Transfer RNA from a Candidatus Woesearchaeota archaeon, 89 nucleotides, folded computationally. Rfam family: tRNA. Rfam links the family to the GO term triplet codon-amino acid adaptor activity. Taxonomically the source falls in Candidatus Woesearchaeota (Archaea, Nanobdellati).
RNA sequence: GGGCCUGUGCUGUAAUGGAUAGCAGACUCGGCUUCGGCUUUGCAAUAAGAUGAAACCGGGCAGUGGGGGUUCGAAUCCCCCCAGGCUCA
Numbered sequence: 001g002g003g004c005c006u007g008u009g010c011u012g013u014a015a016u017g018g019a020u021a022g023c024a025g026a027c028u029c030g031g032c033u034u035c036g037g038c039u040u041u042g043c044a045a046u047a048a049g050a051u052g053a054a055a056c057c058g059g060g061c062a063g064u065g066g067g068g069g070u071u072c073g074a075a076u077c078c079c080c081c082c083a084g085g086c087u088c089a
Stems, first nucleotide, its partner, number of pairs: 001088007010025004018072001027060005033054004038049003065081005
């Protein structure tokens, strides 16, 4: 230098050219239950209160590598570029 493949939130992954880009995890907020120690009252915590962790339930958050084109409509098709991988020389 030539050819081929890949690029979707923080991560993993769906999506016949039909749309509000889906799902799971992470993160975050709320609820609830359990467990732990702490504080208060009290003769006594089994009462009251805040707090930490975990399970479950519900909500939120955030994405099509960049630019242009085709189309009524593009993550999807076409062109250029960028990044990564494979391959030929």

It was read from a public genome assembly.